RNA sequence: GGCUGGACACCGCCGAACCGGUCACGGUGCACCCGUGGCCGGACCGGGGACCCAUGGUUCCUCUGGGGUGAAUCCUGCGCGCUCAUGGGCGCGAGGUAGGGCGACUUCCGGCCCGAACCCGUCAGCUAACUCGGUAGGCGGAGAGGAAGAAUGG
Numbered sequence: 001g002g003c004u005g006g007a008c009a010c011c012g013c014c015g016a017a018c019c020g021g022u023c024a025c026g027g028u029g030c031a032c033c034c035g036u037g038g039c040c041g042g043a044c045c046g047g048g049g050a051c052c053c054a055u056g057g058u059u060c061c062u063c064u065g066g067g068g069u070g071a072a073u074c075c076u077g078c079g080c081g082c083u084c085a086u087g088g089g090c091g092c093g094a095g096g097u098a099g100g101g102c103g104a105c106u107u108c109c110g111g112c113c114c115g116a117a118c119c120c121g122u123c124a125g126c127u128a129a130c131u132c133g134g135u136a137g138g139c140g141g142a143g144a145g146g147a148a149g150a151a152u153g154g
Stems, first nucleotide, its partner, number of pairs: 011140004018042010043135006053125001065123001066120004074096003078093006099114004105149005
């Protein structure tokens, strides 16, 4: 001097998941700083909730519940199992699919990945006032592709 890895500080990115004040505890801890928790304020995200609007209109009975967060829905001359009793229903798997994500400016083509889970409890269109809840996590880009554009610089 170079390469690689790690820690800390600063900076930046995705995302609602951030900012400020104060108190307590802890970090070898007086101070600075950091972490956790409580309270207060702001900001952001989501649910509920009128008029108007939207939707539905003969009445009755029977069957089927319905909704929310989230990209995460829907389909099958498919396989297995259970149930029902001949129409099916449920679960697991397989193959697709609405949709979403992956490049550190954007769009398109091509490529890759995901396509879960949870909650309310028979109730929900929109929705001012009002009200309820939330403010995680991850990353430093190797998707080292192609085309068009934008921006910046000369």
Molecule: c-di-AMP riboswitch aptamer (ydaO/yuaA leader)
Organism: Blastococcus sp. TF02-8